A computed fold for a 352-nucleotide part of an RNA from a marine sediment metagenome, annotated as small-subunit ribosomal RNA, central domain. The coordinates come from a structure-prediction model, not an experiment, and the mean pLDDT is 88. The full RNA is in RNAcentral, with records from SILVA.
Context: one part of a larger RNA
Parts: sequence; structure tokens; C1' cells
RNA sequence: UUGGGCGUAAAGGGCGUGUAGGCGGAUCGGCAAGUCAGGUUUUAAAUAAUAUGGCUCAACCAUAUCAAUGGGUCUGAUACUGUCGGUCUUGAGUUCGAGAGAGGGAAGCGGAAUUCCUGGUGUAGCGGUGAAAUGCCAUGAUAUCAGGAGGAACACCGGUGGCGAAGGCGGCUUCCUGGCUCGACAUUGACGCUGAGGCGCGAAAGCGUGGGUAGCGAACAGGAUUAGAUACCCUGGUAGUCCACGCCGUAAACGAUGGAUACUAGGCGUUGGGAGAAUAUUGACCCUCUCAGUGCCGAAGCUAACGCAUUAAGUAUCCCGCCUGGGGAGUACGACCGCAAGGUUGAAACUC
Repeated sequence: UUGGGCGUAAAGGGCGUGUAGGCGGAUCGGCAAGUCAGGUUUUAAAUAAUAUGGCUCAACCAUAUCAAUGGGUCUGAUACUGUCGGUCUUGAGUUCGAGAGAGGGAAGCGGAAUUCCUGGUGUAGCGGUGAAAUGCCAUGAUAUCAGGAGGAACACCGGUGGCGAAGGCGGCUUCCUGGCUCGACAUUGACGCUGAGGCGCGAAAGCGUGGGUAGCGAACAGGAUUAGAUACCCUGGUAGUCCACGCCGUAAACGAUGGAUACUAGGCGUUGGGAGAAUAUUGACCCUCUCAGUGCCGAAGCUAACGCAUUAAGUAUCCCGCCUGGGGAGUACGACCGCAAGGUUGAAACUC
């Protein structure tokens, strides 16, 4: 490289948006670039193939014929691809009417709890553990009542519930704002899918500047444990955790499963719509169907097995990313990015 693969063996990019590119619905017509057919020309000689002949045979040599992927050119064909033009509505979008939601941003507000401060009551312990001790307390602790301060997080509801592309999102109210679903006619008329680069978003930790700091708590200190104990346990406690702005750009960023479309038995839940039927004063519940999600179980099929199974890991098509024995190594060197930490890209020798 070909081939074969990527849930768990090596392998799906953390996620989106979108450029180039690749691929692309139905139908009619033009062209004839790809494609196909035929002719012609070229494809040197030698070599190769076939036949005959010459060296006693053979190798070797000679002659004749044939072949030569391919290229040029001419003529023709038009199913498919392409291209140009016309038409269409099922893909995609728009409009109208409803709907659910911790989707995002900003501002304001609330109660419970912890801690601290002040005052009252009250007296000898409290705290902590396997047991203790360090620690706190007679300058009055713990407990309890009242008042105050401040920060952070939002019990119950809460749910294999919802929303978001992913990361993620949970008290309440208001404002601004994105996406999604259902129903209906109308409307545009292929406007689509994917997407190398690019651009944007991206948990936690970490970094810069300024604030904030109740609780928790790396580091650190002390007490225990232990042979030791730079730990596990306990008492403290600084960064940090919080806010604003700016960086970082990584995670078991996981469904360890890229995106889109179509098709392929069912059963049981659940969320949000719609339709129908029945009951009925109305509504809800119940029943049937249907669309969009989200779970469980299972047929065929697939799979090395485990398992997956209309939310596929089944059957197919299109596009992207990635893998190619273990270690060396996600290292070195170089380049790019970063304030730094480091990140991205990413070898080889050697060795088994």
C1' cells in the first nucleotide's frame, strides 16, 4: 500500500458552526465532457508469442506472421454520470395557531441551616474517637432564648422526569434571548447531507488583576495510630472553592458507540402534543389511534463472546475522523499556541 477494522481487544475527533471538497429527490428536453461502439493512425528495432528454416541437437541465429494496456483523430450511440434549460412536490425551509421545559444572560427578592458578634438564663464541663489526646471553657464554654452581621448552597417537590450540540443546567419573581415539539391549510421549489482547514463553545483544577471569604478545605501545624506513619482517624488551618474581567483548552469530555437518510416482529412503562370514541352539567380519569422524545424486555439478524436489537452493535447508501504488535512514548527534536503550568502536532535508535 491493498485488505480488514474502530461498544469492551489498537482505533469515533470533547462539542458545534461552516469554507473548499465529496455525495445528492421526481420528471421532460438540448448538448455529448465522462461512458460505450466502430474506423483510422501511432505504439522504433531487439525482446515475448506462433510457424518454418540454419549451425549434427540445443542454447543461439534467420525469416514470416501475430500481439502490444495506452495515446491521437474521425464517425456514431445517449441508458447512467455531467452540463444547460423547463416543470414538479415527497427532502429542506417559510407562514399561521397552539404547547412543554433546572436551555442561556441580567437584575431583584426569600426562607431553613452553619459560623461569628451583642445581651439574657444557667453551671461545669464541652468536643472528639475504636479508645484517646491535641483543642475550647471559670475573663463563664457546651446548652438555651432574643437581637444583629455575613457568605455560600437552594431540603421537600425530584422522577432510568425535563432542557441543552457538548461541557452542563435545580429556591422565587421580572426583563432580554436561543432551540425544540404538535396541528393546519397556504407558500418557496432541491434551496439538501457531510465537512479537510478555519472560527466559536468547552467540567474540574490551575494562572493574571481586583474584590469577597460563612462552611468546606490541598499545603502546613499539632494530637493519635504504628516497628516507622512524610498516610488513613482527630483538632486547627492557608491557597482554593464565590464574584467581575481576561487566560488555560484538558478529563473514564463515556452510551468508552461520529453525522445524515431509508428499511426491518412485537410487548411493557414514562414525558410533551394531536385525533377519535365513550361517559357526562363540565373537567379529569379510563379506552383506541397517531407524532416527537425517554427507559426496560425481547423475534429475526448481527457479535469472538458479553451483549446490541425501530434510540441497532441489524440491512444498505453518502461524507468526515481514527487504528495497524508490546515497550521505548504521547517521550525527544522541530514548529505553532500559552503569562506560566503546560497544550497541539509527533518520531527514531534500541529492545521483547